[in-house]
């Protein structure tokens, strides 16, 4: 500027940035009568005519409209379209020049002549407008005179660098004029000259945007020489000669662009712009040309051509707001058809005056800047409402109310300005000027000032996650939305919406746009290129930058002093003037520039002279895969010939294609070719680089030492240019032995267009030539000096007896200081520190792309954008986490063994699928005999169906309530709940004992309960894994710019980050380990209910008794084990091996204890608990049901399939539990499950309570005397109840099942296997389940290669949601921008040719002709018009192209999703 929201005054600026787009109306340039003629209307007189107020002449006065003439109209005034130029800006030239009006000076304005508009009359036209004849003037117009310092021409002096220039020097010649007023004194004009002011024309130095994907342009070109034109120089024109001029310090093209003073922003240096205000340019509808004039090619003259637009009678005309308002279009967007010359300026005029849309002023617009108000002081109950809230409160907030005050602005009323002095007139004066007097205001009754009343009329807009100042609730629920970046939103948003508070700015405040700053992010001040973007692939070398030491000179850079200029306004300082400020005048100051001069002489530069150290030649060694070109060698491989030989070669992980009885392979021997050159071989050498490896010889280049003899800066670097340039290619023409793209087959695989195998063209090789690129890497351009060092190695020199012992260069390597570096690392072979030269780089990505040009035969290469997207792309280093990457080391991990699972048939659990429901959670490991240690109802959360609504449980409140509660019992129902009802109350105070009040209790009503309703991803609690692995961490020090390391790594060792030992690390905490139960020996102490050796009693027998407490046992306390001894290893250590003792031996067994994280791991359904939902229901109460459903899939278990066995009969031995609503012995009765009945037991007492084993009898390999499921009866127990849906027992029935594919799971010792037994849970039981007990009792362990999980230490990472990571292409869909394309259709240009308007100039005029000459007076002549040609000439037409641009069916890669 604009929008959006607001919106109270006033000053002072300021307003079409877009369509140089059209334009209605007004108005913006005229004045002079004192230059001329002529004169309407009108007054006024006279005459006449008569109709008596008319009408015509005549004079006076008048002075419109018009004319002729003068000046002015080239100024003010608007645009910025064009223009990359002497346009502009700055400084110089004119010795190459003009200049009205104006000033000063000199000289003169004499005599004279012919027309012309006006006007009259006639004519043509619609009109605009025109043509005749005829009159007339003049400051219009022509001659003649007279004139110079004025022109022309010659000749002279003088000066000058000059083309010039001065000159009252001589000569000849040529050129003028106008008159008006007047107060009669003059005044204003004219003419010709010189000079001055002003103003212009012209050339020149320097500055002036991009682009090289524009690299060559140019025939008036460049230059002379004549002429021609201008005022004037000039190719400005034209003829004619010369072949030049310009360009990489960017020519020519192309694109943008008014230039500048200033304006902005920046410390500065820069950058951005050119609006208002001043200077300059340029246009005035497009294009083009002349006239007039001092000036123009002329914004409101002319003429022609086009487009447009308006009139018309169709025949012709008329126009040009980029002056000031105004309309229209077109935009985001930009003002009044005002008032006035009063003031300043202009034109014109003697002069009053007239003109003036310049200008003064006023309207409209918060567009900008400035100032001013919306009130001020007290005012806690901290009112009320509104907001939060932990509910006590906060906070809105002294804000409000209230009280006392003030009076700006705005309102009303009254006085009321400067801005104005002139011009003119009077004096004075010779004038200049100086006194007097008058007269004139658009703004405007405005500024101001005073008075009135009264706080009364006058606050929004943004914004509140960080960034950036200020936060709380609801609402929303990746929904609406937000956002300038990061990002905010998927049910607790401080980021949306709204409200409350709060921040900020304030007549405005947000938001876009745009331009510096910040941004050292184009770095000139003041940047880089080893790995982040970046050093060319190398090298010679041209311009071109930079250059050793001494001396002399010169002044071109440079420094200094003067000087002219850098217009004014701006900026700054410093007064003033408007109450203040902006605003505005005034001085100063700066203006960093360019010019002139005048000195200096150190640097650079130039010039002369010289030097040797820089570069370079000489001499004399020398080293080496340096280049080129010949020849020459032997191995090896292959192939061909021959022998010998007889079945396989060959290749692989493993095998096949492939060779081979036509004789391979293997072997001897003979030969043919073609490539590369084993061992010397070195991290070695040489070369600018790419590269270069057998020998020999020929030509041929450099490096370096040595001597210090010669040249004297001869150098360094180096755009252009040009040579070189691996490997693949590519052209022709040879070779071709191996090898070996493509190909062909064998395998490998899911598949293998690969990796391995058999074959094999092209190439590899030569010779010529192209191609010109590679991670052409040290990812480090070339040079010169300078800055600690160790060491090793190639080579050349010295000292030296020889030596690698030393010194002295040259090289090539590694480590390391000082530095430097984001780190990594560089570190005299710098990436340290300086200086010179050249390349390059400026966020990814599109893009090693397009298109354009070039270079190549092609492949291709060089050069190289944009649109458009993204907010990151990169580097280096941390810490981790992963690796089919090292290294160590563990674990029933694996292996070595024993026994299951996976089949089979129950049983349970899950999925799943029914279903009114089959209630819900748990899902690898760490979900699936899990929650549930007990679902026939209950339970029960699930379905029907039925009841209830303050409710089945709880609390507070209000209000009732003595026949009240509470209630057998009656009806009704499936219950539960309705309804009805004999009966009948309790406690406390008070006391008038009749009552009255109050708790309880019930009824209503009310706050509020309930919810296994949702969220385990709001949550505390609790638990599961990783893992009983051995980790995880601090403190302080020290390292690092930092994350961070160090410690905690390293050597050993260990179950252990156990312990030692080392060590910039020294210590510490959680964890390990160790305390702590229990078991395993032994003591002590004690001795029932527990033992029972001995003594004694009794029994058929039993600790049964009496006794005893030794054992065993019990249960309190001790002891025992600690590598403590030995010995060996090791390091003399830690600790390991072995052994001795000992009931146990190296943590003796088993528990209990789970470090810092992790997995958003599981639980809202155990429980608590924030938020939502609900509320005659998602709550409660009840009955039936269901959780038990069944094609099927899994998971865990249990019997099994059998003789290590089954059946049957006889017989033995635990241990830990539990037991009063139990446990339950003897006995009896039942085949049995039970069942009567009930002793003893509130327990080491009694009771539950053992199997396997042992002895023996049979059965004999079979779907059995194995297996026991299904079903059928028939009972038995528990319970109110056994149908859905318990358990058991008898008969009877006897299904799968002969040891179970892939796969798979436990266990390392009292362990697995195997037996039985208890407990919880419970009325009973689906328990074959879980916890726990004891019997009996083994196999195997070479070892760590592999499978899985773990630790530690290295190492790579583009992974950090961490490999279940991340991350490529192709398709397919959307989309968006870009290239290409038969080609269309526009702009610009360009060269040729055609038509050629006006109009200049040239010819040329037979037509016409006043001024002037001659004249015989009739012409003639000069000169001049028309009117005709020719040059040149805008638009236009045609042809051809060059550019640009939009479009295009296809099609082509790119971005997004």
């Nucleotide at each position: 500027a604009a929008c959006g929201u607001u919106g109270g005054c006033g000053g002072c600026g300021u307003g079409c940035c877009u369509a140089a787009c059209a334009c209605a109306u007004g108005c913006a340039a005229g004045u002079c009568g004192a230059a001329c003629g002529a004169g309407a209307a009108g007054c006024g007189g006279a005459u006449a005519g008569c109709u008596u107020g008319c009408u015509a002449u005549c004079c006076g006065u008048g002075g419109a409209g018009a004319g002729u003439g003068g000046c002015a109209g080239a100024u003010g005034g608007g645009u910025g379209a064009g223009u990359a130029a002497c346009a502009c800006g700055u400084g110089a030239g004119u010795a190459a020049u003009c200049u009205a009006c104006c000033c000063u000076c000199g000289a003169g304005u004499a005599a004279g002549g012919a027309a012309u508009a006006a006007c009259u009359u006639c004519g043509c036209g619609a009109a605009a407008g025109c043509g005749a004849a005829g009159c007339u003037a003049a400051u219009a117009c022509c001659g003649u005179a007279u004139a110079a310092u004025a022109c022309u021409c010659u000749g002279g002096a003088g000066c000058a660098a000059a083309a010039g220039c001065u000159u009252u020097c001589a000569g000849a010649g040529u050129c003028a004029a106008a008159g008006c007023c007047u107060u009669c004194g003059g005044g204003c004009g004219c003419u010709u000259g010189a000079g001055g002011a002003u103003g212009a024309g012209c050339u020149c130095g320097c500055g002036c945007c991009c682009u090289a994907u524009u690299a060559g342009c140019u025939u008036g070109u460049u230059g002379g020489u004549a002429g021609g034109g201008u005022a004037a120089u000039g190719g400005c024109c034209u003829a004619c000669c010369a072949a030049g001029g310009c360009u990489g310090u960017g020519a020519u093209g192309g694109g943008u662009a008014g230039c500048c003073g200033g304006c902005u922003u920046g410390a500065g240096a820069g950058g951005g712009u050119g609006u208002a205000c001043g200077g300059c340019c340029a246009c005035a509808c497009u294009g083009g040309g002349a006239c007039u004039g001092a000036a123009a090619c002329a914004c409101g003259g002319c003429c022609c051509a086009g487009a447009c637009u308006c009139c018309u009678a169709c025949g012709g005309g008329a126009g040009g707001c980029a002056g000031c308002a105004g309309u229209g279009g077109g935009g985001a967007a930009u003002a009044u058809u005002g008032c006035g010359c009063a003031a300043u300026g202009g034109g014109c005029g003697a002069a009053a005056g007239c003109c003036u849309g310049a200008c003064g002023c006023a309207g409209c617009g918060a567009c900008g800047c400035c100032g001013c108000g919306u009130g001020g002081a007290g005012g806690a109950u901290g009112a009320a409402g509104g907001c939060c809230u932990u509910c006590g409160g906060g906070u809105u907030g002294u804000a409000a109310a209230c009280u006392c005050c003030u009076g700006u602005c705005a309102g009303a009323a009254g006085a009321g300005a400067a801005g104005a002095a002139a011009c003119u007139u009077c004096g004075a004066g010779u004038a200049a000027u100086c006194g007097g007097a008058a007269u004139u205001g658009a703004c405007g009754g405005u500024a101001u000032c005073u008075u009135c009343a009264g706080a009364g009329g006058a606050a929004g807009c943004c914004c509140c996650g960080g960034c950036u100042a200020a936060u709380u609730a609801c609402g929303u629920g990746c929904c609406a939305g937000c956002a300038g970046c990061c990002g905010c939103g998927g049910u607790a948003a401080u980021a949306c919406g709204u409200a409350g508070g709060g921040g900020g700015c304030a007549a405005a405040c947000g938001u876009u746009g745009c331009u510096c700053g910040g941004a050292a992010u184009u770095a000139c001040u003041g940047g880089g290129c080893g790995u982040a973007a970046a050093g060319g692939g190398u090298g010679u070398g041209u311009a071109g930058g930079u250059g050793g030491c001494u001396g002399a000179g010169u002044a071109a850079g440079u420094c200094a002093g003067g000087g002219a200029u850098g217009a004014a306004a701006u900026c700054c300082c410093g007064a003033a003037g408007c109450u203040c400020a902006a605003c505005u005048u005034c001085g100063g100051a700066a203006u960093u520039g360019u010019c002139c001069u005048u000195g200096a002489a150190a640097c650079u530069a130039c010039c002369c002279a010289g030097c040797u150290u820089g570069a370079g030649g000489a001499u004399a060694g020398u080293u080496g895969a340096g280049g080129a070109g010949a020849a020459u060698g032997g191995a090896a491989u292959u192939c061909c010939c021959g022998g010998u030989g007889g079945a396989g070669c060959g290749g692989u992980g493993a095998a096949a294609u492939g060779c081979g009885u036509a004789g391979a392979u293997a072997u001897c021997g003979g030969g043919a070719g073609g490539a590369a050159c084993a061992c010397c071989a070195g991290a070695g050498g040489c070369g600018a680089a790419g590269g270069c490896g057998a020998u020999u010889c020929u030509c041929u280049a450099u490096g370096c030492u040595a001597u210090u003899c010669c040249u004297g800066a001869c150098a360094c670097u180096g755009a252009a240019a040009c040579a070189c340039g691996a490997a693949a290619g590519c052209u022709a023409g040879g070779g071709g032995a191996g090898c070996g793209a493509a190909c062909g087959g064998g395998a490998u695989u899911a598949g293998a267009u690969a990796c391995c195998c058999c074959g094999g063209u092209a190439g590899u090789c030569c010779u010529a030539g192209c191609u010109g690129u590679a991670a052409a890497c040290g990812a480090u351009g070339g040079g010169c000096a300078c800055u600690a060092g160790a060491u090793a190695u190639u080579u050349c020199c010295g000292u030296u007896u020889u030596u690698u012992a030393c010194g002295g260069g040259a090289g090539u390597g590694u480590c390391g200081u000082a530095g430097u570096u984001a780190a990594c690392g560089c570190g005299u072979u710098a990436a340290g520190u300086g200086c010179c030269c050249c390349g390059c780089c400026u966020g990814g990505g599109g893009a090693u792309u397009a298109c354009g040009g070039u270079c190549g035969c092609a492949a291709g290469g060089c050069u190289g954008a944009a649109a458009c997207u993204c907010a990151a792309a990169g580097g280096a280093a941390u810490u981790g986490a992963c690796g089919g990457g090292g290294g160590c080391c563990c674990g029933c991990a694996c292996a070595a063994g024993c026994g299951g699972u996976g089949g089979a048939g129950c049983a349970u659990g899950u999925g799943g699928u029914u279903u009114a429901a089959u209630u819900c959670g748990a899902c690898g490991c760490a979900a699936c005999g899990c929650g549930a240690a007990g679902a026939a109802c209950c339970u029960u959360a699930c379905c029907u169906g039925g009841g209830c609504u303050u409710g089945a449980a709880c609390u507070g409140c209000u209000g009732g309530u003595u026949g009240u509660a509470a209630g057998a019992c009656c009806c009704u129902g499936a219950a539960a709940g309705g309804g009805g009802a004999a009966u009948a109350a309790u406690c406390c105070u008070g006391c008038u004992u009749g009552c009255a009040g109050g708790a309880a209790g019930c009824c209503a009503g009310u706050a509020g309960a309930g919810g296994u309703g949702c969220u385990g991803c709001a949550u505390g609690g609790c638990u599961g894994u990783c893992g009983u692995c051995a980790g995880c961490u601090c403190g302080u020090g020290u390292c690092g710019u930092g994350a961070g390391a160090u410690g905690u790594u390293g050597g050993g060792u260990u179950a252990a980050g156990u312990c030692c030992c080392g060590c910039a690390a020294c210590g510490a905490g959680c964890g390990c380990a160790a305390c702590c139960c229990u078991u395993g020996c032994c003591u002590u102490u004690a001795g029932u209910u527990g033992c029972c050796a001995g003594c004694g009693a009794g029994u058929u027998a039993u600790g049964u008794c009496g006794g005893g407490c030794a054992c065993u046992c019990u249960a309190a306390g001790g002891g025992g084990a600690c590598u403590g001894c030995c010995u060996c290893g090791g390091a003399u250590a830690a600790c390991g091996g072995g052994g001795a003792g000992g009931a146990a031996g190296g943590u003796g067994g088993g528990g209990a204890u789970g470090a810092c994280g992790u997995c958003a791991a599981g639980u809202c359904a155990g429980c608590a608990u924030g938020g939502c939902c609900u509320u005659u229901a998602u709550g409660u109460c009840c009955a039936g049901g269901g959780c038990u459903a069944c094609a099927c899939a899994c998971g865990u278990g249990c019997u099994a399939c059998a003789a290590u066995g089954g059946a049957c009969g006889g017989u033995a031995c635990a241990g830990a539990g539990g037991g009063c609503u139990g446990c339950a012995a003897g006995a009896c009765c039942g085949c049995g499950a039970g069942g009567u009945g009930g002793a003893g037991c509130u327990a080491a007492u009694c009771c539950c309570u053992a199997a396997a084993g042992c002895c023996g009898u049979u059965c004999u390999a079979a779907g059995u005397u194995c297996g026991g499921a299904u079903c059928g009866c028939a009972g038995g127990c528990u319970g109110c109840a056994a149908u859905u849906c318990g358990c058991c027992u008898g008969c009877g029935u006897g299904a799968a099942g002969u040891u179970g594919g892939a796969a798979u799971c436990g266990c390392u010792a009292g362990u697995a296997a195997u037996c039985g037994c208890g407990a919880a849970u419970c009325a009973g039981c689906a328990a074959c389940g879980u916890c726990g007990c004891g019997g009996c009792g083994a196999a195997u362990g070479c070892g760590u290669u592999c499978u899985c999980g773990g630790g530690c230490c290295c190492u790579g990472u583009a992974c950090a949601c961490a490999c279940c990571g991340c991350c490529c292409g192709u398709c397919a869909c959307a989309u968006c921008a870009c290239g290409a394309a038969a080609g269309u259709u526009g702009g610009u240009u360009a060269u040729a040719c055609c038509c050629g308007a006006a109009g200049u100039c040239g010819c040329u005029g037979g037509g016409c002709u006043a001024a002037c000459c001659c004249u015989u007076c009739g012409g003639g002549g000069a000169g001049g018009c028309a009117g005709g040609u020719g040059c040149c000439g805008a638009a236009g037409g045609u042809a051809u192209g060059a550019u640009u641009a939009a479009u295009g069916a296809u099609u082509g890669g790119g971005g997004u999703g």